[in-house]
Molecule: c-di-GMP-I riboswitch aptamer
Organism: marine sediment metagenome
RNA sequence: GAUAAAGGCAAACCCACCGAAAGGUGGGGACGCAAAGCCCUGGGUCUAAAGCUCUAUUCUUAGCUAGGACAGCCAGGCUACCGAA
Numbered sequence: 001g002a003u004a005a006a007g008g009c010a011a012a013c014c015c016a017c018c019g020a021a022a023g024g025u026g027g028g029g030a031c032g033c034a035a036a037g038c039c040c041u042g043g044g045u046c047u048a049a050a051g052c053u054c055u056a057u058u059c060u061u062a063g064c065u066a067g068g069a070c071a072g073c074c075a076g077g078c079u080a081c082c083g084a085a
C1' cells in the first nucleotide's frame, strides 16, 4: 500500500460437540480483512457459575463482582508475502 502478482484468513448463518453463560472447537459457508498471523501488557466490551448484598410465608426474583470470554474493539509487543507511485 497499487485497477499488480502469488497466495492467505474467514463474518453472519446451518450442523455436531464443549461450556452456567459469554463464548470456543470441527465441518459447511463468505461479510469482509495488508497483518482478520501470534501474544491479555494497558484501556474497553460481554457473561456471572462460585462468592457477596437485598428481598421473600412458600414459590420466585434483583443488584454487585472475573479468577471466565472477545486478538474480526482500540492501543502495544513479536513475526511475515510482493515491490508500482
Stems, first nucleotide, its partner, number of pairs: 001082001008033002013028006031072001037078003041075003044070003051064003